[in-house]
C1' cells in the first nucleotide's frame, strides 16, 4: 500500500406486490382461500459511452462542443491494460494540469533596487584626483616646504559573485584567476546540436562537438495544432377505444410558410402558425421484482457471529465516481 470476498441466518404469527388455481358475487370493477416468487455491490450520484425510437434526402462550410504523451483492449468512451516522461513518498506505491510560449494577444499582486527588468544592503579603490596623519631624507627665512614610502577618508570609478525581498531575481557544484568580481578560464553535471546503438513508439543510453549556452513562469489565461462530435429521449415511441364545434392568417412547384442543433449554402416539402374544444380510458413498450398516489413491514423465539455498516428498484446494458461493518491474500517498512 494494492486486491478479493461477505454483506447476519432460520422458524413462526399477523400484513403488503406479481403469478397460477380456485369460489362466491359482479358485468366498468372489485373480492375470499391454497400454492409459489418478490432489491444492491455500490440499487447512490446523473459523470460519460451506448441500445432503442422518432425526426431529416441523413451533404457541405462557419459557429459551438470534447479530447489531449505511446502502444493496444473495447459496441464505444473522456473507460481499462501495459509502458515512457514529470512529481510525491522512507518504501510498497500513488498522482498527471502529459502537443505548442519563436503565430499573435495578455497576465506575474504585494514585498522588493530590480519581474523582457536592476543596484537597496554590501565588496574593491587597480586606474585619476583631493584631504589629514606618520616614518624618513633634503632644503630651510626656523613658521614650514618638497620627494619617497605606509596608513586613513572622500570624489571618480569597477562589481552583479556574497546578503536581503519574494513564488520566482542572467544555470548548479568546486578550483583557479582579479583591485574586487563575472562561462572570465577548466572539470563535472545540466542544457543545445549531431551521429551510432535498443525499442512497434513515446523515449533511454553512449561517443562527439558547442561557452556567440543565457532573461523566465503561466495556455486548468484567450489563442495556435491534431483528432473526435446530427438532435431529442421511455414523460422516446407505437396501437386500441371514446369524444367535441370549428374558426382566422400565411404557403402549395416563380416553394418568399414549414424542415434540416445556431447561421449559411445545398436539399427536402404541402402543409403550417394562431386561437377555440374535446380527450386526465385500456393496452403494448415494461423484463426471473416489475409497481404506476408506486410492493418484502411488524411482532417472537432460536442459532451464528462480523452484536450486524453503507443503504433500496421503474426501458435496458458497459464505465467512472463517491458511501460503507467484517474477513482473506501478496507486498513495503518499524
Nucleotide at each position: 500500500u494494492c486486491a478479493g470476498c461477505c454483506a447476519a441466518g432460520c422458524a413462526g404469527c399477523c400484513g403488503c406486490g406479481g403469478a397460477g388455481g380456485u369460489g362466491c358475487g359482479a358485468c366498468g370493477u372489485c373480492u375470499g382461500c391454497c400454492u409459489u416468487c418478490g432489491a444492491g455491490g455500490a440499487a447512490a450520484g446523473u459523470c460519460g459511452g451506448g441500445a432503442c425510437a422518432u425526426c431529416g434526402c441523413a451533404g457541405g462550410g462557419c459557429a459551438g462542443g470534447g479530447u489531449g504523451g505511446u502502444c493496444g483492449c473495447u459496441a464505444a468512451c473522456g473507460g481499462c491494460g501495459a509502458c515512457c516522461c514529470g512529481g510525491g513518498g522512507a518504501a510498497a506505491c500513488c498522482c498527471g494540469c502529459g502537443g505548442g510560449a519563436a503565430a499573435g494577444u495578455g497576465c506575474c499582486a504585494c514585498a522588493g533596487a530590480g519581474a523582457c527588468a536592476u543596484a537597496c544592503c554590501g565588496c574593491c579603490u587597480a586606474c585619476g584626483u583631493c584631504c589629514g596623519c606618520c616614518g624618513c631624507u633634503c632644503g630651510u627665512u626656523c613658521g614650514c616646504g618638497a620627494a619617497c614610502g605606509g596608513c586613513g577618508g572622500g570624489c571618480c570609478g569597477g562589481c552583479a559573485a556574497g546578503g536581503g525581498u519574494g513564488a520566482a531575481a542572467a544555470g548548479g557544484u568546486g578550483c583557479g584567476g582579479u583591485a574586487a568580481g563575472a562561462g572570465c578560464g577548466c572539470a563535472c553535471c545540466g542544457g543545445c546540436g549531431u551521429c551510432g546503438c535498443g525499442g512497434u513508439g513515446a523515449c533511454g543510453c553512449g561517443g562527439c562537438g558547442c561557452g556567440u549556452c543565457c532573461a523566465g513562469g503561466c495556455a486548468a489565461a484567450c489563442c495556435c495544432c491534431a483528432c473526435c462530435c446530427g438532435a431529442u429521449g421511455c414523460a422516446a415511441g407505437g396501437c386500441c377505444a371514446a369524444g367535441c364545434c370549428g374558426g382566422a392568417c400565411c404557403g402549395u412547384u416563380u416553394g418568399c410558410a414549414g424542415g434540416u442543433u445556431g447561421c449559411c449554402c445545398g436539399c427536402c416539402g404541402a402543409g403550417g402558425u394562431c386561437c377555440a374544444g374535446g380527450u386526465c380510458g385500456g393496452c403494448c413498450g415494461c423484463u426471473u421484482a416489475g409497481a404506476u398516489g408506486g410492493a418484502u413491514g411488524g411482532c417472537u423465539g432460536c442459532u451464528c457471529u462480523u452484536a450486524g455498516a453503507c443503504a433500496g428498484g421503474a426501458u435496458c446494458c458497459c464505465g467512472c465516481u463517491u458511501a460503507c461493518u467484517g474477513c482473506u491474500g501478496a507486498c513495503u517498512a518499524c
About this RNA: The RNA shown here (Bacterial RNase P class A) has 334 nucleotides and comes from Conexibacter stalactiti. It is recorded under the gene name rnpB. The coordinates come from a structure-prediction model, not an experiment, and the mean pLDDT is 75. The sequence is in RNAcentral, with records from ENA.